This is a predicted structure of a 1489-nucleotide RNA (small-subunit ribosomal RNA) from Meiothermus ruber DSM 1279. The prediction has a mean pLDDT of 87. The RNAcentral record of the sequence draws on Greengenes. The organism belongs to Meiothermus ruber, within Bacteria. Rfam family: Bacterial small subunit ribosomal RNA.
[in-house]
RNA sequence: UUUUCGGAGAGUUUGAUCCUGGCUCAGGGUGAACGCUGGCGGUAUGCCUAAGACAUGCAAGUCGAACGGGCUGUUUAUGCAGCCAGUGGCGGACGGGUGAGUAACACGUAGGUGACCUACCCCAAAGUCUGGGACAACUAGGAGAAAUCUUAGCUAAUCCUGGAUGUGGACAUCUACUUUGGUGGAUGUUUAAAGCUUCGGCGCUUUGGGAUGGGCCUGCGGCGCAUCAGGUAGUUGGUGGGGUAAUGGCCUACCAAGCCGACGACGCGUAGCUGGUCUGAGAGGACGAUCAGCCACAGGGGUACUGAGACACGGACCCCACUCCUACGGGAGGCAGCAGUUAGGAAUCUUCCGCAAUGGGCGAAAGCCUGACGGAGCGAUACCGCUUGAAGGACGAAGCCCUUCGGGGUGUAAACUUCUGAACUCGGGACGAUAAUGACGGUACCGAGGUAAUAGCACCGGCUAACUCCGUGCCAGCAGCCGCGGUAAUACGGAGGGUGCGAGCGUUACCCGGAUUUACUGGGUGUAAAGGGCGUGUAGGCGGUCUCUCAAGUCCGAUGCUAAAGACCGAAGCUCAACUUCGGGGGUGCGUUGGAUACUGUGAGGCUAGACGGUCGGAGAGGGUAGCGGAAUUUCCGGAGUAGCGGUGAAAUGCGCAGAUACCGGAAGGAACGCCAAUAGCGAAAGCAGCUACCUGGACGAUUUGUGACGCUGAGGCGCGAAAGCGUGGGGAGCAAACCGGAUUAGAUACCCGGGUAGUCCACGCCCUAAACGAUGAGUGCUGGGUGUCCGACAUCUGUUGGGUGCCGUAGCUAACGCGUUAAGCACUCCACCUGGGAAGUACGGUCGCAAGACUGAAACUCAAAGGAAUUGACGGGGGCCCGCACAAGCGGUGGAGCAUGUGGUUUAAUUCGAAGCAACGCGCAGAACCUUACCAGGUCUUGACAUCCACGGAACCCUGGUGAAAGCCGGGGGUGCCCGCAAGGGAGCCGUGAGACAGGUGCUGCAUGGUCGUCGUCAGCUCGUGUCGUGAGAUGUUGGGUUAAGUCCCGCAACGAGCGCAACCCCUGUUGCUAGUUGCCAUCAGUUCGGCUGGGCACUCUAGCGAGACUGCCUACGAAAGUAGGAGGAAGGCGGGGAUGACGUCUGAUCCGCAUGGCCCUUACGACCUGGGCGACACACGUGCUACAAUGCCUGCCACAAAGCGCUGCGACCCGGUAACGGGAAGCCAAUCGCACAAAAGCAGGCUCAGUUCGGAUUGGGGUCUGCAACUCGACCCCAUGAAGCCGGAAUCGCUAGUAAUCGCGGAUCAGCCAUGCCGCGGUGAAUACGUUCCCGGGCCUUGUACACACCGCCCGUCAAGCCAUGGGAGUGGGUUUUGCCUGAAGUCGCCGGGAGCCACAGGCAGGCGCCUAGGGUAAGGCUCAUGACUGGGGCUAAGUCGUAACAAGGUAGCUGUACCGGAAGGUGCGGCUGGAUCACCUCCUUU
Repeated sequence: UUUUCGGAGAGUUUGAUCCUGGCUCAGGGUGAACGCUGGCGGUAUGCCUAAGACAUGCAAGUCGAACGGGCUGUUUAUGCAGCCAGUGGCGGACGGGUGAGUAACACGUAGGUGACCUACCCCAAAGUCUGGGACAACUAGGAGAAAUCUUAGCUAAUCCUGGAUGUGGACAUCUACUUUGGUGGAUGUUUAAAGCUUCGGCGCUUUGGGAUGGGCCUGCGGCGCAUCAGGUAGUUGGUGGGGUAAUGGCCUACCAAGCCGACGACGCGUAGCUGGUCUGAGAGGACGAUCAGCCACAGGGGUACUGAGACACGGACCCCACUCCUACGGGAGGCAGCAGUUAGGAAUCUUCCGCAAUGGGCGAAAGCCUGACGGAGCGAUACCGCUUGAAGGACGAAGCCCUUCGGGGUGUAAACUUCUGAACUCGGGACGAUAAUGACGGUACCGAGGUAAUAGCACCGGCUAACUCCGUGCCAGCAGCCGCGGUAAUACGGAGGGUGCGAGCGUUACCCGGAUUUACUGGGUGUAAAGGGCGUGUAGGCGGUCUCUCAAGUCCGAUGCUAAAGACCGAAGCUCAACUUCGGGGGUGCGUUGGAUACUGUGAGGCUAGACGGUCGGAGAGGGUAGCGGAAUUUCCGGAGUAGCGGUGAAAUGCGCAGAUACCGGAAGGAACGCCAAUAGCGAAAGCAGCUACCUGGACGAUUUGUGACGCUGAGGCGCGAAAGCGUGGGGAGCAAACCGGAUUAGAUACCCGGGUAGUCCACGCCCUAAACGAUGAGUGCUGGGUGUCCGACAUCUGUUGGGUGCCGUAGCUAACGCGUUAAGCACUCCACCUGGGAAGUACGGUCGCAAGACUGAAACUCAAAGGAAUUGACGGGGGCCCGCACAAGCGGUGGAGCAUGUGGUUUAAUUCGAAGCAACGCGCAGAACCUUACCAGGUCUUGACAUCCACGGAACCCUGGUGAAAGCCGGGGGUGCCCGCAAGGGAGCCGUGAGACAGGUGCUGCAUGGUCGUCGUCAGCUCGUGUCGUGAGAUGUUGGGUUAAGUCCCGCAACGAGCGCAACCCCUGUUGCUAGUUGCCAUCAGUUCGGCUGGGCACUCUAGCGAGACUGCCUACGAAAGUAGGAGGAAGGCGGGGAUGACGUCUGAUCCGCAUGGCCCUUACGACCUGGGCGACACACGUGCUACAAUGCCUGCCACAAAGCGCUGCGACCCGGUAACGGGAAGCCAAUCGCACAAAAGCAGGCUCAGUUCGGAUUGGGGUCUGCAACUCGACCCCAUGAAGCCGGAAUCGCUAGUAAUCGCGGAUCAGCCAUGCCGCGGUGAAUACGUUCCCGGGCCUUGUACACACCGCCCGUCAAGCCAUGGGAGUGGGUUUUGCCUGAAGUCGCCGGGAGCCACAGGCAGGCGCCUAGGGUAAGGCUCAUGACUGGGGCUAAGUCGUAACAAGGUAGCUGUACCGGAAGGUGCGGCUGGAUCACCUCCUUU
């Protein structure tokens, strides 16, 4: 450079991420089937199930030139021709079917046969001479229903047979060469034949060779289960004999005791094998229809006969099952040949044509036969080809669909115009046959004529190309996975539209692929599934260095085979293609042969670096045995002593006046060994700790002395193996399962306490399991460092060098966490183990065990996940820091009473609706008698109470009658305006009538929405850009050290900046200056009716505008700074006080009944009007308030001081009347001017004197006032009378940190009036307390754990109860299959015996008899397997069952674990182990500053 070939992923675990891992999909395929649909042709293909059963027809015959004979014809011949049963020959062993059996030399491949056969065919050699005999047919007779049989007699041959010949052959002996039984020679013995003829020839016999076809033997190859581990008596071998074409235990007698097996024997299950087919990049995987090769079988079994060949599909015999015929005596049959029938099944065709072609049998031939075959038929079963038209045709018909109502889509699609011309008709007409013969077939094909001439199916949420409307409302349904459907469904059903394929399209089933998800190519095992508990060692696997040798592996060359078809390449033939033909190439493999010798291997000889020894040396809780020791607990004895001890969160049980505990002395006994002690040491692991002695294993260092690869690993095997447990015998101090008490608790089979037995200890014997863990197999080599520590050796330096043991870390690895010379790095060797979760370490089987149990170890069924690591949150009865009227410290309340008001509930014709923990409940409602009003009853209206448009009439409007509860209905009368225009008329606006478009709806959905609001919370947070780190989610910034009210500020920092929040800017208030001076004010002056009233003034107060002032600015202290503490000055000091202001977001928060609005629903009503009622009910319950219970009070009288508001349908002074509410008059004021308007508490004086009262005012009676159309339901107020509960409030609970709480009054909105004690404001008087942050609640930041993410109101475990499903056990029961023993035993081969027909002798055969073997049957006992079984065991699944709360946070007793005991259940406890435990402190080590 060229050529060829060539590998795609996606969905689903999570809030998100990475990984592991399963499930699922997209592709291709089929002998298919099913659903919907269906025009033509070609080529293929078509019982996969019952190797079930079969009616009917056909599928193997032929030869007269082998033979005798019969019949027919004939133109009468010694004739000829034809046909035929029989004898005889050849063929019925091929062809055709099927796949039951078979795991085997059955098949494939390569070989062997000195161990063999082969009819017909070919080549060669030699022959074919001469006699004899029988039996069919036939004739006659007999038996039988039939099938058929039988007796006697005749006869031919290519039928049978004697003799001859012997080229040859065979056998025996000898012999040469060769070597398994081969070939040759010699001698001896023995052994053949058939004729027919058209005279061409065809046959026959012997032998050799060939060809073809077979038999037998062998190497290698291709299924599952080890829960099949031992199998085997003709078994393995030998000798003799038999048998066969031939070897051989193939058979038999005897002898020996072998043979096979973890490289998987034996057994069980499954299965015809191959070429090939499908898939796949390949390696592989799956399959074995059609075609081709081989095998096996022919109703199920057995047997032989004939033959060249069979143990024979359309032959024979016998047994069995079944079917049929029968005169009941007996017979017949075998479609897994072609058609066809029936059965089974999801499912698979015509009882067709022809021998024309190809091939086969027979024949000399003509020819006959041939369901082989060639064709046609049926089936969209598959592949291939073709048609259902082509061109033009609208800013685009109708219909249908959608719509924001504008329009858009179907759509050039149709209509329409022009053109062409599948089907069909007519005419011609093949190849296949180079001469005859054509079933196909008048077919293919050609020509002419000729009609615009079938389209369906699936899908449209993602994967996956394709979207809307309607219906439905967790229903009906869909679904391959994820998942859709609970009123706006692109997911269901329909429709319109679209997408994909198209005479098909989908579905189902199955195979390969994707799946590197069994990993040879090409995976893994610290935590995801997975390292054996540890050693020792057998087989096996692997193995240092040098030389030689051989050439098994390996490599190269040559050669034979690897059938054809198929596949690939190139051509060719059907018009193309499918299909077919020809040529070529290739072929993983096996055999033969020649060569190479690096590597592996064989054999031989060396070496010393591996390994093992020798010598010297030190360290150690290494192991075993014996002895010894002190401290402590307990018990006992003695002393001394008195009332308690003990125990807990608090207690109690318990012990103690019969003298405990505490104290002293003594004694006994058992168990464990403090300090040293350590992240130390030793051991293979389990594990090992007082001291001493003895016995004993291993490792290490130094030396470099010996051997010379002696090595590594290690399936099985063997040994060791914590704790618990078991057996026997001891022992028993303490502790302590079980157990008993006491507590706790709803319960407490627990945690806590008091007791306490096995056990713990010893000896001997078992058990053999653990979180037996570094969750990390062993060995060897290689690959930067730093820093501790233990044991050696060396060294005068910090050290060097070996062997262990820790930490931090480079490269590298890892999903991450992490590992990192003690690897989880880079490599090699060997072993073990894994392949989704559950069921389950369960069941069954086996082995072991005294038992407990251990080891090995499934399936059905079920799920779409189960997991690992890390991330962000949230949470914790985790930790740290910090806030808040959060607690605490205080003051006053609520919860008790009566009433008001809201809510629940109940009631009702209706008691309209909403709000629901905080954050609903004096909330929407800042005003329900009618109205409001949405509710109920009744009476009414239907283009409507309201909007727009049209037509007609009328201006509007006013007055009025009847009826009615009113609305309304039915009338009567008056009356004309404005603009244009001469007028007629028209217009604007309003009213009425009418028709329809439409109005209307406080009907539903706040979970379709907008807007607005509540809440966390005025909490300090929430984010972004760029950069950096991480595979990623994410992190960093925002963490850290300080500081703040504050993510406020400072410092530091892989971050640097920025935004929304905080703060500030805004308003009110506190001080002050300036400006201004009426309606405000009055210090000074004057007047005065004494009232700032008047003049006057604007100083003051005030009003309301603009300024000033506060900034840690100054001082001191601390600090690096930010800042903090104190001080000064100041009206105010560290945010001066108050308000407005509410980040990203959360609560699917609230509101469709404020308003707006999508969708749905109603339309003589779910709209509208009216009257009356209801929203006001009342056994109850709750919230929020008011008033009280009284003396800090109440009553009466007198007497002060506000602020902020409001007022013309109004506020209303003042006067008069009334006890009063109020009424009658009435000035002023559109308000710094007048009015509401006397503020009240306070103060002064008097009374009351602790009483249900001179407290309290509910309730009720009577009488009034006012508003209003109207106070009955249902207003407020006034007067008189009445005078209830209540004497300070249980559990519980609320507000408030200063001008606050508490207390006192005043005003306003809404409003005719008012149920306002509510709400929103205003001022007056005016406290107490905060040590402090342990606790409760809420919040912020950092960190930690997590199985939570709907986020702890989370998750989740087990029993019990219910339903469904599969499964284990089970007295057994039924079946299949198989084994062994015994009995019986057909046909048949073989063996033995084998008589007579006048008599004797001999040979062979037959009938017949006996025996061995044997299909089958019977019987007895087993193995395996399937089904079933009262009852029983656990298991799985199933929206809302029961009991508890075990686990996840320190899960409230850390959890888990092996074992033992116990308990409704999760579970609890004991003993030992693990960290896969949080937290705090300490110790040790390391890192950084």